[in-house]
A computed fold for a 71-nucleotide RNA from a Parcubacteria group bacterium, annotated as transfer RNA.
It was read from a public genome assembly.
RNA sequence: GGGCCCGUGGUAUAGCGGAAACACGCGUCCAUGGCAUGGACGAGUCCGGGGUUCGAUUCCCCGCGGGUCCA
Numbered sequence: 001g002g003g004c005c006c007g008u009g010g011u012a013u014a015g016c017g018g019a020a021a022c023a024c025g026c027g028u029c030c031a032u033g034g035c036a037u038g039g040a041c042g043a044g045u046c047c048g049g050g051g052u053u054c055g056a057u058u059c060c061c062c063g064c065g066g067g068u069c070c071a
Stems, first nucleotide, its partner, number of pairs: 001070007010024002013021001018054001026042005047063005
């Protein structure tokens, strides 16, 4: 330098055009004499910019970051 793949709450992942989800973690409350377990409720997210579209996390382009292969 070139090809391919990936980027989603704090962490690991799902979702792939129509109100972003599960688990763990975090907060509040219940329960216990207390801790742990358990139960209820809640906060928190689509890497950045542009385009297409009535509508983009999803499709396209550029950039950034990571992985892998070739030189």
Its Rfam family is "tRNA". By type it is a transfer RNA. Taxonomically the source falls in Bacteria candidate phyla (Bacteria).